[in-house]
RNA sequence: GGGCGAUUAGCUCAGCGGGAGAGCGCUACCUUGACACGGUAGAGGCCAGUGGUUCGACACCACUAUCGCCCA
Numbered sequence: 001g002g003g004c005g006a007u008u009a010g011c012u013c014a015g016c017g018g019g020a021g022a023g024c025g026c027u028a029c030c031u032u033g034a035c036a037c038g039g040u041a042g043a044g045g046c047c048a049g050u051g052g053u054u055c056g057a058c059a060c061c062a063c064u065a066u067c068g069c070c071c072a
Base pairs, nucleotide, nucleotide: 001071002070003069004068005067006066007065010024011023012022013021018055026042027041028040029039030038048064049063050062051061052060
């Protein structure tokens, strides 16, 4: 220098154009003498960034950034 892949909640990851979700973690309450386990409820995201396509984008296109792999 070229090619491919990944980027979504604190962590690990779903989500094939119209509701942003799960598990673990966190908070409160119930339970216990206390802790743990268990149960109930809740908080937490401008979906890496910019622009474009579209009536409508986490999703499609281009570029940029970071990380990983391959080729030279």